[in-house]
RNA sequence: GAGCCUGUAGUCGAGUGGUUAAGACACCGCUCUCACACAGCGGGGAUCCCCGGUUCGAAUCCGGGCAGGCUCA
Numbered sequence: 001g002a003g004c005c006u007g008u009a010g011u012c013g014a015g016u017g018g019u020u021a022a023g024a025c026a027c028c029g030c031u032c033u034c035a036c037a038c039a040g041c042g043g044g045g046a047u048c049c050c051c052g053g054u055u056c057g058a059a060u061c062c063g064g065g066c067a068g069g070c071u072c073a
Stems, first nucleotide, its partner, number of pairs: 001072007010025003018056001027043005049065005
C1' cells in the first nucleotide's frame, strides 16, 4: 500500500428498513439467612464509533473517515 471482516450499556451479545433496541453477566434495592453465599422478585443504565447521503421512515442501505482483527504485497 491492497483486499476482507468487525465496531450496539461496565463486559459479552441478538436485532439486516417501521412500534418501547432483546438477553446474559455485572451494579442497586427487597425477600430469604444469626450472617454471608446461592436462589427468587424488582429497578437503573446504550441519541447503536464519527460525518454525510438515500428514504415518509436508518442500529440496519450507500459514500467517506477512525479504531481493531485476518490475509496479501
Source information: RNAcentral holds the sequence, with entries from ENA. Transfer RNA from a Microcaldota archaeon, 73 nucleotides, folded computationally. The coordinates come from a structure-prediction model, not an experiment, and the mean pLDDT is 82. The organism belongs to Microcaldota, within Archaea.